[in-house]
Context: one part of a larger RNA
RNA sequence: ACUUCCUUUAGGAACUCGGCAAAACAGCAGCCGUAACUUAGGGAUAAGGCUCGCUCCUCUUUAUUGAGGAGCCGCAGCGAAAGAUUUCAAGCGACUGUUUACCAAAAACUUAGGUCCCUGCUAAAGCGCAAGCUGAUGUAUAGGGGCUGAUGCCUGGCCAGUGUCCGAACGUUAAGGGGAUCCCUUCACGGGGAGAGCUGAAGCGCGGAUGAACGCCGGCCGUAACUAUAACGGUCCUAAGGUAGCGAAAUUCCUUGUCGGGUGAGUUCCGACCUGCACGAAUGGCAUAACGACUUGAAAACUGUCUCAAGGAAGUACUCG
Numbered sequence: 001a002c003u004u005c006c007u008u009u010a011g012g013a014a015c016u017c018g019g020c021a022a023a024a025c026a027g028c029a030g031c032c033g034u035a036a037c038u039u040a041g042g043g044a045u046a047a048g049g050c051u052c053g054c055u056c057c058u059c060u061u062u063a064u065u066g067a068g069g070a071g072c073c074g075c076a077g078c079g080a081a082a083g084a085u086u087u088c089a090a091g092c093g094a095c096u097g098u099u100u101a102c103c104a105a106a107a108a109c110u111u112a113g114g115u116c117c118c119u120g121c122u123a124a125a126g127c128g129c130a131a132g133c134u135g136a137u138g139u140a141u142a143g144g145g146g147c148u149g150a151u152g153c154c155u156g157g158c159c160a161g162u163g164u165c166c167g168a169a170c171g172u173u174a175a176g177g178g179g180a181u182c183c184c185u186u187c188a189c190g191g192g193g194a195g196a197g198c199u200g201a202a203g204c205g206c207g208g209a210u211g212a213a214c215g216c217c218g219g220c221c222g223u224a225a226c227u228a229u230a231a232c233g234g235u236c237c238u239a240a241g242g243u244a245g246c247g248a249a250a251u252u253c254c255u256u257g258u259c260g261g262g263u264g265a266g267u268u269c270c271g272a273c274c275u276g277c278a279c280g281a282a283u284g285g286c287a288u289a290a291c292g293a294c295u296u297g298a299a300a301a302c303u304g305u306c307u308c309a310a311g312g313a314a315g316u317a318c319u320c321g
Stems, first nucleotide, its partner, number of pairs: 001316008010307002014305001019302001029051004037042001039150001053072007073077001078083001085300007092292002097109002113148007125134003151287004156217003161214002163210005170205003176199002181194005218236005245279001246276001257273005
């Protein structure tokens, strides 16, 4: 010096990205007591308070079982070991579960629930060259695929583009059919070649439907008897111009926006505002009890994390032997 431990005056997070680590809480024992919120189940061991040994007495019990009282001992009575820190608030994900074997456990995946599409059975779908097999010894309350993701309240407008489905009148259109006509050759019969109109499927064009299909959801100017603002009007464009709800947000550049709260002091946090650079409704929107080795802020308790370091134990390194 390092490793693993132990102790420490005063202070008590001033440390630090962050209470990381450590300390503390004194315990799924008994009695009392227990809030907001809530899906009425929970939350909840919420929180918080008191007690705990041994001997004797009284009452009681199946029972040194329970209640009350008196006394005794120790530094210490849940006498050892083992055995919850808690609270307040916000975000995300409903939850239990799963995952990057060896840097990521999560807000990612899954999930029950929702919805759309396909499938009538030799099913659709999948594997295989095939035979065949799975689906399924199932039969639409079944099976497969996509998206969303408990629950509650909801899920707005646009079918112009792309996709899908339906339609079959017309247009276009391949090979093929057909052969008018023309060319070469032959004395001729014949042989060879080119070949219009016409006919001719799907597809595309065309018509329609469809968003819990891929997706998209405007600009400028003016206007009210202070000012400001604009319910209102004009105009251009569009398929239609973002509805409810939420909003400096896991989304806000300017930005440490502004106001309020908390602190002595707060780029974080919470509550509002709305000027949303660039939220927004199953690529789901907004709430939400319970849950979380998730993320963020605050508090109590507690401490060598720190002010600021000191002492000690064991081991190792190192020197000598």
A computed fold for a 321-nucleotide part of an RNA from Candidatus Komeilibacteria bacterium RIFOXYD1_FULL_37_29, annotated as large-subunit ribosomal RNA, domain IV. Model confidence (mean pLDDT): 86 of 100. The organism belongs to Candidatus Komeiliibacteriota, within Bacteria. Its Rfam family is "Bacterial large subunit ribosomal RNA". Its family is annotated with ribosome and structural constituent of ribosome in the Gene Ontology.